[in-house]
RNA sequence: CAUGCGGGAGAGACCCUGCGGCAGGCCAUGCAAGGCCGGCCACAGGGCGCCGAAGGAGCAACCGCCCCGGAAUCUCUCAGGCAAAAGGACCGUGUG
Repeated sequence: CAUGCGGGAGAGACCCUGCGGCAGGCCAUGCAAGGCCGGCCACAGGGCGCCGAAGGAGCAACCGCCCCGGAAUCUCUCAGGCAAAAGGACCGUGUG
C1' cells in the first nucleotide's frame, strides 16, 4: 500500500409540481363508457433547511533533507450525505 472480516457517527422518511403503476372508497348507470377523493411505490424537476467521517479545498500546531516541502479528527461545503439499503474517516484482526 492492497485486500477479507468485525465495529463505525451526524443531519427533513421535508415541501411543491409533473408523469406512470397499484388497489380502495364515493357518484352515475339497464349495460357499457365516465367522473371525483385521498393512500402507497418509482422516476424527473424546483425550493428551503441541515450534516461532515468518501473525495476535494483552505489555514495551521507540528515535523523534515529547513532555498523549500509534508501536514489534521480544525475550517469550507464544490462534491457527497440527511428512514432503510449503500457508502463511511477511524479502530481491531487475518493475508499478500